[in-house]
RNA sequence: ACCUUAUAAAGAGUAGCGGAGGGACUGGCCCUAUGAAACUACAGCAACCUAUUAAAUUAGGUGCUAAAGCCGAAUGAUAAGGA
Numbered sequence: 001a002c003c004u005u006a007u008a009a010a011g012a013g014u015a016g017c018g019g020a021g022g023g024a025c026u027g028g029c030c031c032u033a034u035g036a037a038a039c040u041a042c043a044g045c046a047a048c049c050u051a052u053u054a055a056a057u058u059a060g061g062u063g064c065u066a067a068a069g070c071c072g073a074a075u076g077a078u079a080a081g082g083a
């Protein structure tokens, strides 16, 4: 990278560092020097899987923490399994 299944309008941030970008892509439209992304620390949310509990209990593995996946289009994202 490929295939299959499931999910999505909710929820959850501070600090440091860093310096111009970011929201996957695309047209908009938004966010950003009252400081972007990335990285680090701690914290939080609770979607999926495994085990466990009397229990919506506990533990582990990912994931996520602006706006309905921001909206249109298009196709992505996350989790599990498979070859």
Stems, first nucleotide, its partner, number of pairs: 002082006013042004021031003026072003043065003047062005

Overview:
This is a predicted structure of an 83-nucleotide RNA (SAM riboswitch aptamer (S box leader)). Of the family's consensus pairs, 84% are formed in the model. The coordinates come from a structure-prediction model, not an experiment, and the mean pLDDT is 79.